[in-house]
């Protein structure tokens, strides 16, 4: 100097004018009250504050509300190495194993195929209770012969060589054999036994046995752990309005409710069809598993202590317009009950750690 990788931050800025929303204060006015004061309304004035790192996706986990007093079983669903963190999780941290990368790093749907049942197309001899297409060896018969041998038939042995395939029945090498083969040996692999380290997943070591069909579970399945449902359009309250209308079914041996089924429990009425009327407001609604600083513990996620701060609550939906200056010339994009995650999108810029390459001293 270049390339990469991991982490953090910003997300146009400044000034002025007018405008929008919540809360609070002042002024004015009305009602109640002996008073202090309480409550309402309207114009105006003023103060603080006012969209995100993803507010997106609605994919997980919860808080909260109701079913509802809230159990059991079946079914169904989710996760899947170990140890931790957390309110919890399918998330995060650290470690193990496997894969990719020169590396820093990145990814993993990572329990079980000796519980069982399936599947492995095509090609290939053969993908299972295994076999022989081309070959190799032995013996025998026939033909030919340049007498070395060659071609063919039948029988026996073989799976080392070749071919097919994603995968061919452990791998490599040596010996051995008629030719071969774990047939034997060495190493690797695999099974069994024991030991060492580690909380563990696992890793390593030693001994022993020639030891044999594999793959697939985001195939069915088995195992372990976990799981009620619906959702702020939840739910609570006030107001308004009508036709307290008409019909049908079941009726305590019944009906309704609890996502499906069964048991069980609770309640005593429930369900369906036709027709008519009303639908405005308040709460929920923002002080939180909250943010930030410092200290301590921990490899870390994070925890503990302490100090400090209040940081949007709209409801047809609030931050817009104009002017001037600056430069990185502005991306993705707007809360609607709240929070912890994951995933996706993102112009441009800043900071730091680590890795690799090149050159110079």
């Nucleotide at each position: 100097g270049g390339a990469g990788u991991c982490g953090g931050c910003c997300g146009g800025a400044c000034a002025a004018u007018c405008g929008c929303c919540u809360u609070c204060c002042c002024u004015g006015u009305c009602g109640c009250g002996c008073g202090a004061g309480c409550g309402g309304c309207a114009c105006g004035g003023g103060a603080c504050g006012g969209a995100g790192g993803a507010a997106a996706g609605u994919c997980c986990g919860g808080g909260c509300u109701c079913c509802a007093c809230a159990g059991g079983g079946c079914g169904g669903g989710a996760u899947g190495c170990c140890a931790g963190g957390u309110a919890a999780c399918g998330c995060c941290u650290g470690g193990g194993c496997g894969g990719c990368g020169c590396g820093a790093g990145c990814c993993g749907a990572c329990g079980g195929c000796c519980a069982g049942u399936g599947c492995c197309a095509c090609a290939g001899a053969a993908a299972a209770u295994a076999u022989a297409c081309c070959g190799c060896c032995c013996a025998u018969c026939g033909c030919c012969u340049u007498c070395g041998g060659g071609c063919g038939g039948c029988g026996g042995g073989u799976a080392a060589g070749g071919g097919u395939g994603a995968a061919a029945u452990g791998g490599u090498g040596c010996g051995g054999u008629a030719a071969g083969a774990g047939c034997g040996c060495a190493c690797c692999g695999c099974g069994c036994u024991g030991g060492u380290g580690g909380c563990a997943a696992c890793a390593c070591c030693a001994g022993u046995g020639g030891c044999a069909g594999g793959g697939u579970a985001a195939a069915c399945c088995c195992c372990a752990u976990c799981c009620g449902g619906a959702g702020c359009a939840a739910g609570a309250c006030c107001a308004a309005a009508u036709a307290g209308g008409g019909g049908a079914a079941c009726a305590u041996g019944g009906g309704u409710g609890c996502g499906g089924c069964c048991c069980g429990c609770a309640c005593c009425g429930u369900u369906c069809c036709c027709g008519g009327g009303u639908a405005g407001g308040u709460c929920g609604c923002u002080u939180g598993a909250g943010g930030c600083g410092c200290g301590c513990g921990g490899c870390g996620a994070c925890g503990c202590g302490u100090g400090u701060c209040c940081c949007a609550g709209a409801u047809g939906a609030a931050u817009g317009a104009u002017u001037g200056u600056c430069c990185u010339c502005g991306a993705c994009a707007g809360a609607a009950c709240c929070c912890g995650g994951c995933u996706u999108a993102c112009a441009g810029g800043c900071c730091g750690g680590c890795u690799c390459c090149c050159g110079c001293c």
Predicted 3D model of a 361-nucleotide RNA (Bacterial RNase P class A) from a Gammaproteobacteria bacterium.
The sequence was found by an Rfam model in a public genome assembly.
Its Rfam family is "Bacterial RNase P class A". Rfam classes the family as a ribozyme.
The source organism's lineage runs through Bacteria, Pseudomonadati, Pseudomonadota and Gammaproteobacteria.
The coordinates come from a structure-prediction model, not an experiment, and the mean pLDDT is 78.